Context: one part of a larger RNA
RNA sequence: UUGGGCGUAAAGGGUCCGCAGGGGGUUUGCUAAGUCUGAUGUGAAAGCCAACGGCUCAACCGUUGAAUUGCAUUGGAAACUGGUGAACUGGAGUAUCGGAGAGGAAAGUGGAAUUCCUGGUGUAGCGGUGGAAUGCUUAGAUAUCAGGAGGAACAUCAAUGGCGAAGGCAGCUUUCUGGACGAUUACUGACCCUCAUGGACGAAAGCGUGGGUAGCAAACAGGAUUAGAUACCCUGGUAGUCCACGCCGUAAACGGUCUAUACUAGAUGUGGGAGGAUUUGACCCCUUCCGUGUCCAAGCUAACGCGUUAAGUAUAGCGCCUGGGGAGUACGGUCGCAAGAUUAAAACUC
Repeated sequence: UUGGGCGUAAAGGGUCCGCAGGGGGUUUGCUAAGUCUGAUGUGAAAGCCAACGGCUCAACCGUUGAAUUGCAUUGGAAACUGGUGAACUGGAGUAUCGGAGAGGAAAGUGGAAUUCCUGGUGUAGCGGUGGAAUGCUUAGAUAUCAGGAGGAACAUCAAUGGCGAAGGCAGCUUUCUGGACGAUUACUGACCCUCAUGGACGAAAGCGUGGGUAGCAAACAGGAUUAGAUACCCUGGUAGUCCACGCCGUAAACGGUCUAUACUAGAUGUGGGAGGAUUUGACCCCUUCCGUGUCCAAGCUAACGCGUUAAGUAUAGCGCCUGGGGAGUACGGUCGCAAGAUUAAAACUC
């Protein structure tokens, strides 16, 4: 390479958007590029293959045929693919109405708690641990009451619950704003799917500039423990954690499961709608659409398990894997202020 694979054995890109590329619903006319078919020309000779013949046979040689699966020209076919014209509504989208939601951004605002400050009461301890000590305290601590300052996070509600493409999102109010869902008819008429390169977003930590700093807390200091203790425990404590703007671009970025579409028994929870039945009304009940869980039929799987939210049955497109180590490393390129990220070998060895 041909293949075979990617939940856990190597392997799904962190996520989405999207140009090129690849793929593409129903009906019909035309076309004839692909496709199918006929003819003609050509496809050197030798060789291979077949038949017949010549050396007594054979090797060898001769004659004829076949083959040369190709190319070109030309006649035809029109199912499929392509092109083109017309039409359709089931894919896709738009409009109208409706309710749900920690979806996003900005501004404002609330209470509890910790810490600190001031004042009152009050007196000898407090704190901490397995036990202690470092630490704080008669310059009045801890405790308790009142007042004040400031920063960060939002108990209960809260859920196996909701929203978001992913990362992620939670006090309350207002403003701006994205998406999904349901219902009804109406409209557009294939406008669709996937997507190398590319673009945008992307936890935490980290970086730059300027603020902020209550609590927590890498580093660091001290006290313990210990043979030692550069740790676990304790007392402190700076970056950081917070805000604004700009970088970084990585995670066990996990459902360890790419996206889209279709099909294939059920049962039972739960969130958001719609319809029906019933009721004074509300639930319960039935049907249906979308989401999110659990258990299972068939089927799949090496097993574990998955099982209409598939790891079943299929189609389209992309990404990725190919023994372990060396190594996600070196070198080179690109990006970055740096940290580093990304792309990515070989020798050698088992």
Background:
A computed fold for a 350-nucleotide part of an RNA from a metagenome, annotated as small-subunit ribosomal RNA, central domain. The coordinates come from a structure-prediction model, not an experiment, and the mean pLDDT is 88.